Context: one part of a larger RNA
Molecule: large-subunit ribosomal RNA, half B
Organism: Nitrososphaerota archaeon
RNA sequence: UCCAUGGCGAGGGAACUCGGCAAAUUGGCCACGUAACUUCGGGAGAAGUGGUGCCUGAAGCCAGGCCGUAAGGUUUGGCUUCAGGUCGCAGUGACAAGGGGGUCCCGACUGUUUACUAAAAACAUAGGGAACCGUUAGCCCGAAAGGGUUUACACGGUUCCUGAAUCCUGGCCAGUGGCGGUACCUGAAACCCGGGUCCAACCGGGCUAAGGGCCCGUAAACGCCGGGAGUAACUCUGACUCUCUUAAGGUAGCCAAAUGCCUUGUCGGGUAAGUUCCGACGUGCAUGAAUGGAUCAACGAGGGCCCCGCUGUCCCCGCCUGGAACCCGGUGAACCCACGUAACGUGGACGAACAGUCCACGGACUCCCAGCGGGAAAAGAAGUCCCUGUGGAGCUUUACUGCAGCCUGUCGUUGUAGUGGUGGCCCCGGUGCAUAGUGUAAGCGGGAGCCGCUAUCAGGCUCAUCCUCCCGGGGAUGGGCUGAGGCGCCAAUGAAACACCGCUCACCGGGACUGCUGCUACUCAUCUGGGCGAAAGCCUGGAAACAGCGGCAGGUGGGCAGUUUGGCUGGGGCGGUCCCCCCUUGAAAAGAUAUCGAGGGGGCCCAAAGGUCGGCUCAGGCGGGUCAGAACUCCGCCGUUGAGGGCAAGGCCAAAAGCCGGCCUGACUGGUUCUCGCACAUCAGGAGAACCAGGGGCGAAAGCCGGGCCUAGCGAACCUUCGUGCCCCCACAGCUGGGGGCCGAAGCUGGCAGAAAAGUUACCCCAGGGAUAACAGGCUCGUCGCGGGCGAUAGUUCCCAUAGACCCCGCGGUUUGGUACCUCGAUGUCGGCUCUUCCCAUCCUGGCGGUGCAUAAGCCGCCAAGGGUAGGGCUGCUCGCCCGUUAAAGGGGAACGUGAGCUGGGUUUAGACCGUCGCGAGACAGGUCGGACUUUAUCUGCUGGGAGUGCUGGUCGCCUGAGGGGAAGAUGUCCUCAGUACGAGAGGAACUGGGUGUCGCGGCCUCCGGUCUACCGGUUAUCCAGCAGGGUAGACGCCGGGCAGCUGCGCCGUUGCGGAUAAGGGCUGAAAGCAUCUAAGCCCGAAGCCGCUCCCGAAAAUAGGCGACCAACCUGGAGCAUAAGGCUGGGUAACCAGCCGGCUCCAGUCGAGGGCGGGAGCAGAAGACUCCGUUGAUGGGGCGGGGGUGUAAGCACCAAGGGUUCGCCCGAGGUGUUCAGCCCGCCGCUCCCAAUAG
Repeated sequence: UCCAUGGCGAGGGAACUCGGCAAAUUGGCCACGUAACUUCGGGAGAAGUGGUGCCUGAAGCCAGGCCGUAAGGUUUGGCUUCAGGUCGCAGUGACAAGGGGGUCCCGACUGUUUACUAAAAACAUAGGGAACCGUUAGCCCGAAAGGGUUUACACGGUUCCUGAAUCCUGGCCAGUGGCGGUACCUGAAACCCGGGUCCAACCGGGCUAAGGGCCCGUAAACGCCGGGAGUAACUCUGACUCUCUUAAGGUAGCCAAAUGCCUUGUCGGGUAAGUUCCGACGUGCAUGAAUGGAUCAACGAGGGCCCCGCUGUCCCCGCCUGGAACCCGGUGAACCCACGUAACGUGGACGAACAGUCCACGGACUCCCAGCGGGAAAAGAAGUCCCUGUGGAGCUUUACUGCAGCCUGUCGUUGUAGUGGUGGCCCCGGUGCAUAGUGUAAGCGGGAGCCGCUAUCAGGCUCAUCCUCCCGGGGAUGGGCUGAGGCGCCAAUGAAACACCGCUCACCGGGACUGCUGCUACUCAUCUGGGCGAAAGCCUGGAAACAGCGGCAGGUGGGCAGUUUGGCUGGGGCGGUCCCCCCUUGAAAAGAUAUCGAGGGGGCCCAAAGGUCGGCUCAGGCGGGUCAGAACUCCGCCGUUGAGGGCAAGGCCAAAAGCCGGCCUGACUGGUUCUCGCACAUCAGGAGAACCAGGGGCGAAAGCCGGGCCUAGCGAACCUUCGUGCCCCCACAGCUGGGGGCCGAAGCUGGCAGAAAAGUUACCCCAGGGAUAACAGGCUCGUCGCGGGCGAUAGUUCCCAUAGACCCCGCGGUUUGGUACCUCGAUGUCGGCUCUUCCCAUCCUGGCGGUGCAUAAGCCGCCAAGGGUAGGGCUGCUCGCCCGUUAAAGGGGAACGUGAGCUGGGUUUAGACCGUCGCGAGACAGGUCGGACUUUAUCUGCUGGGAGUGCUGGUCGCCUGAGGGGAAGAUGUCCUCAGUACGAGAGGAACUGGGUGUCGCGGCCUCCGGUCUACCGGUUAUCCAGCAGGGUAGACGCCGGGCAGCUGCGCCGUUGCGGAUAAGGGCUGAAAGCAUCUAAGCCCGAAGCCGCUCCCGAAAAUAGGCGACCAACCUGGAGCAUAAGGCUGGGUAACCAGCCGGCUCCAGUCGAGGGCGGGAGCAGAAGACUCCGUUGAUGGGGCGGGGGUGUAAGCACCAAGGGUUCGCCCGAGGUGUUCAGCCCGCCGCUCCCAAUAG
């Protein structure tokens, strides 16, 4: 002292905030009392209220012991209750121990879940419903064998949906999916038939299963459930009507909801104020019925709102405790580290566009310590967003291609018998009715006769059976009776004429042969229940040629697998197609030339719209004719393209390239060269031109013609098909057939030099990209904001008091865009909180000018950035709306300032719900609930604290003030002026002076409060056996007080003056004989600027000043030099010798003052600072004063009562001793102890 653990807190009491997060309150037991609602169980401990200790007795009950025969007595323990006494602030005295209520949403409930960010509304659940399944089942695992469900058997099991109970669960079967059916259609292999030499291959046809088409049915299957008009006597609305349309058009309910975009819907409630909440309303973007709808008691660590209580969440913070930090001792990491021998800061037009390194200015002695977290686009992790990759993976599906599985057919394993149905072929028999016609005429042909007369006649009648049926009949067979003719031709009718014969069609019946198929029975394959057996197997039942298994074939088949899921692109997606061609322009007069540049076209057409030869001239205008009139018809003249040329545009075209006609097919075959494509290099398809050869068309001929006036109108390989001829191979003796090659043509790739191809990912992964988006920056400024010019117009008149259109010109870089320049080997993203600074386009306060300014209040403008610019309700909000205040509640910047400062409500991972979209996986700038915020600070910077060096000897003290800092003040209201000036009145100022607030700043602790883990006291539980005195219950057990200290909520202080100016007001005054505040000169003039008054400040390198003290000496030694001079000695003297004297170094001494060491604190993290140090009160002790608590222990007496052996004893507590006892960081006194010595 930040933090963090705890304790306390005046006044207020959620004003905090996304949100009462956190904390506080409550709490045990007893008694009283207890609402709505309800599934009658609950709700309920609802809520709310009172009591609770100790002592002394009493009563009742229970259990036990002892005495006693019993009654009973006595005693121990427990429970319940009562009475009296008594203490405290407080009696569940500590510990332990629900805060409560109201109302919505969701889920019924208890339960379960993402071990490691989600506990939920998700899952589960009982209950409801549907589907499959009769057991050798269904479902599941497995290649199979085998196994589970299953010691089970429909009251069972499996799968799916819904999710208690209650009230209910509407319409739709068109689509998709299950289910069932099926005359007909389609439908593989096998089989049959045909072609193929009576052949294999091959080709064609037939039959036909499942499946499909088709039909029915199914929604508690997947799912779906409209639009437009008109209409009632105010208006509105629309019971009603019309119309389009559907499979049906959303019923009952419910709703701005967990679902409503607009939207803070509208109304009501609650609040001073309510984007939330509750109740309603309902054209509901986009509610709705087991994808369940509505409701609902109880329940919920679920989500929203409100109220009471409570509180440091807040106004607004303060104090204290232990921990940590800090200091000392020991031990001793990590992250990180381009450069830097290390000084940065601000600004910047430089720079890859946000610089420690570039430029400018400022600043700058060296080092250390504690802090803070602005910068190092700090560290951590090759960005998880975005894009790219012919990189992955998970999931989905009506993507592509497959595979299990399932369904079905056929063949094999696979045998016997019976009885039906049915196909083909052959034989026999029968039938065949429109009308008309005698009447039942199948069709065609032949045809004029045929049958019988032998009794088996024909015919007729009748009976029976059968068939047909047009209802009138007919036919067949058999029985009986009768019996010699009957039928046809002819005629009539009719489309057709009957006797008889031949052939044919359709149908029916019978038979033979040959197939197909149904059913039934059997047992010997095969399967299987039971029993026996060691096993092989056997016995006895059941099923049975089915099933199972195997081969082939068709169908179904995200159950599973492998893959794909274009390009361009002012990011990507959506859109578009600038993805292949053509024309004009862009295109800058050769050629070439880009953009998702501008303007338009093509993916054909034409048997003439082609070739050739010949002829003609158009559009339009004028005149005339015709006519009732007249552009259209007719005549004449003019007419260079103003027409036309199939289609875009450009170019081009007049005896034509236009228009008309004749004859034709060159819209030819083969080949060579060149050109465009692709500028100037190569090259595919494609396109064009010229020439040669062949054979043609037109023309008298020259000639022209290999399509079209030109420039668009198009397409590899593989594969398939066609054509034409030639060649080869296979089978073959050969024909013939099949296959292949060469050449030509066609079938297509428009993503157009041409893969065979759908989605989703928030569960995601990898490689990369600042080649490319989202934030921020840069550039730009359309948009935005703010100005200016002009002045139409309004303002009774009058542009300019005020307002000011159209048009024009700028500035800013706070909006939104554009761009893609830095950053994807990471510059953390909205809002809030905190904190600082800057701008002015000024909201208030200050000074002015104008007014459509009387005053007051306003409006407009100029100067001015010193200070201020607040509190609440709603919402995540910025913003905004609202409430009550205010002098005012200004606009902006600082990486939309600020996440190594906090938060994490929003956005933007993983869970989940709703609406909507999607078949689905999933998706949604739609809504909703929940959901990990890392880092010990290296450098720099900043705030503080120290050490050293320097400042020309050292040291101590006192100053100066270059420079720096501050806002040290800002503002309201009241009184006076004054009911004055002004004004008709109503109203109603100012200068000056005084009082009192609010906000800010600084200081202090006398008072008022807080704290006070120094201290004193009370008290609970327990332990030290009891008393006394203590320990623990927290880092005071709890409670009541509380000195110093620290503090605010308390107290004190917080004036003005001078100078220079701004806008503005003036003086004098010219240029410009006037005028003019200006040009020279001068005077005023603001909260703004500067100074005085406050703080730091000799490291201010120009390193300051003043005063004081000490030293600048001495001794010894060494070396060098020895000039002047001095001293000593000698000499008469000149002079001679020696020493001193100078400089440097070494050793020693002296020394002002300081430090260490010692005692401390009004100082303090460490250092530092201040004081003391025996000449001493520095600390401790002792004593006194003052203060806190509140009357100690011991003793004496009293005490409700009770006991008693009558002596006395027990007893919560009280009184006295006692303003006691205990204690003190305060004020003093006192050398007792320690500040000694060094």